Background
A computed fold for a 144-nucleotide RNA from Effusibacillus dendaii, annotated as c-di-AMP riboswitch aptamer (ydaO/yuaA leader). The coordinates come from a structure-prediction model, not an experiment, and the mean pLDDT is 75. It matches the Rfam family "c-di-AMP riboswitch aptamer (ydaO/yuaA leader)". About the family: This family represents a conserved RNA structure found upstream of the ydaO and yuaA genes in Bacillus subtilis and related genes in other bacteria. Its family is annotated with cyclic-di-AMP binding and regulation of gene expression in the Gene Ontology.
RNA sequence: AAUUCAAUCUAGCCUAAUCUUGUUUUACAGCAAGAGCGGAGGAACCAAUCAAGUGGGGUUAAUCCUGAUUGAUCAGGAGGGAUGAGAUACACUUCUCUGCCAUCCUACCCGUCAGCUAACUUCGUCGGCUAAAGCAGGGAAGGU
Numbered sequence: 001a002a003u004u005c006a007a008u009c010u011a012g013c014c015u016a017a018u019c020u021u022g023u024u025u026u027a028c029a030g031c032a033a034g035a036g037c038g039g040a041g042g043a044a045c046c047a048a049u050c051a052a053g054u055g056g057g058g059u060u061a062a063u064c065c066u067g068a069u070u071g072a073u074c075a076g077g078a079g080g081g082a083u084g085a086g087a088u089a090c091a092c093u094u095c096u097c098u099g100c101c102a103u104c105c106u107a108c109c110c111g112u113c114a115g116c117u118a119a120c121u122u123c124g125u126c127g128g129c130u131a132a133a134g135c136a137g138g139g140a141a142g143g144u
Base pairs, nucleotide, nucleotide: 010131011130012129013128014127018035019034020033021032022031023030036125037124038123039122040121041120046115055113056110057109058108059107063078064077065076066075067074068073079106080105081104082103083102084101092142093141094140095139096138097137098136099135100134
């Protein structure tokens, strides 16, 4: 001097997964209670009312098809989802939509059982990632 790893802080991203108060601690963590956000069960009416079980169902963007394969699994395709900052400059700022391009993701759960569903009942509030970074065209609000 360069590279790699770890920790802390800052900025940002995915996700419902954030915030507040009390208690406790050197502090963090932990515990408890709330607010916010998110999910499930559950009448009437409506729907369904037939046989299946190779059942059926839920969260979610996370499904389907083809091939290899005894299977686990692997590969490919279609579809679905996420991100593309800031500063400078510029007919401005903020939010949002569409197309193309680039990079990445495509997961989990219940256990034979649940349609919708007011009242009501009940559960979750985790985890993961980046230090990098495009172009064009619309809409709304605001400013000049």